Glycine riboswitch aptamer, 116 nucleotides, folded computationally. Model confidence (mean pLDDT): 79 of 100.
């Protein structure tokens, strides 16, 4: 002693039923809906076994001009399976009056760490 990230602190922040019985109650039940605390789930594409596989290279010498055949390995191609993202997806959980919460978005601001 930066930038990133993170953590803190000050603002701004959205949907949805002050539904119905009940409860002293934001207690409990039941209907109905919302998505932006947090979780699920996926895409391009990326790794990869097995497989498949050359016109590449090796066995490989012979060889008449060429071409094919056979093993082998490798460029490659890879089901199956890993990783993979959000404001999309589910509505698990949480929410539908104020309060509170609240992705996130702005200003600040802590230690540090690269660097001199």
């Nucleotide at each position: 002693g930066a930038g990133g990230a993170a953590g803190c602190u000050c603002u701004g922040g959205a949907g949805a039923a002050u539904c119905u019985c009940u409860u002293a109650a934001a207690u409990g039940a039941g209907u109905g809906c919302c998505g932006a605390a947090g979780g699920u789930g996926c895409a391009a594409g990326g790794c990869g076994c097995a497989g498949c596989g050359a016109u590449g290279c090796u066995u490989a010498c012979a060889g008449u001009u060429a071409c094919a055949a056979a093993a082998g390995c490798u460029u490659g191609u890879u089901a199956u399976g890993c990783c993979g993202a959000a404001u999309c997806u589910c509505u698990c959980a949480g929410g539908c009056a104020a309060a509170a919460g609240g992705a996130u978005a702005g200003a600040g601001u802590u230690g540090g760490u690269a660097u001199a």